[in-house]
RNA sequence: GCGGGCAUAGUUUAGUGGUAAAACGACUGGUUGCCAAUCAGUAAAUAGGAGUCCGAUUCUCCUUGCCCGCA
Numbered sequence: 001g002c003g004g005g006c007a008u009a010g011u012u013u014a015g016u017g018g019u020a021a022a023a024c025g026a027c028u029g030g031u032u033g034c035c036a037a038u039c040a041g042u043a044a045a046u047a048g049g050a051g052u053c054c055g056a057u058u059c060u061c062c063u064u065g066c067c068c069g070c071a
Stems, first nucleotide, its partner, number of pairs: 001070007010024004018054001026042005047063005
């Protein structure tokens, strides 16, 4: 340099053209003499930009970062 793949809560993963799910973690409360464990609840995310579409996290293009391969 060329080609391919990936990017979703703090972390690890689901998911799908109709507005995003869970686990762990964080916080609040219950329980306990205290902690731990457990139970209930709360907040928190689609890498960035553009396009198509009534509607984009999903489809297309570009950029960024990471990984793999070729030279």

Background
A computed fold for a 71-nucleotide RNA from Candidatus Nomurabacteria bacterium RIFCSPHIGHO2_01_FULL_40_20, annotated as transfer RNA. The coordinates come from a structure-prediction model, not an experiment, and the mean pLDDT is 81. Rfam family: tRNA. Gene Ontology term of the family: triplet codon-amino acid adaptor activity.